[in-house]
Molecule: Glycine riboswitch aptamer
Organism: Marinobacter sp.
RNA sequence: AACGUGCUAGCGGGAGAGACUGUGCCACACCGCUGUGUGGCCGGCGCCGAAGGAGCAACUGCCCCGGAAACUCUCAGGCAAACGGACCGCUGACACGAC
Numbered sequence: 001a002a003c004g005u006g007c008u009a010g011c012g013g014g015a016g017a018g019a020c021u022g023u024g025c026c027a028c029a030c031c032g033c034u035g036u037g038u039g040g041c042c043g044g045c046g047c048c049g050a051a052g053g054a055g056c057a058a059c060u061g062c063c064c065c066g067g068a069a070a071c072u073c074u075c076a077g078g079c080a081a082a083c084g085g086a087c088c089g090c091u092g093a094c095a096c097g098a099c
Base pairs, nucleotide, nucleotide: 003097004096005095006094008092009091010090011089012088013087018045020044021043022042024041025040026039027038028037029036030035046079047078048077052075053073054072055071059066
């Protein structure tokens, strides 16, 4: 100097599913009527999997324990856009490995 792995920062890409609903509550705006709209809270029904989380097959002579994922679950999260987003690519810093 170049390479690989890990980690981290920047940039780019990055799916799915409700712009659902209420004699409810709150705020704001419009309106001038006890009304409409928007947002939030609380609830109802339906759905999604790619933050996070949980489950397990092979493996062992047997049991327990352990035991991966883009699989399964849907606790959490999400269901216009935006944000977020597993993961992928490029660049840089750092650590380790090997030559």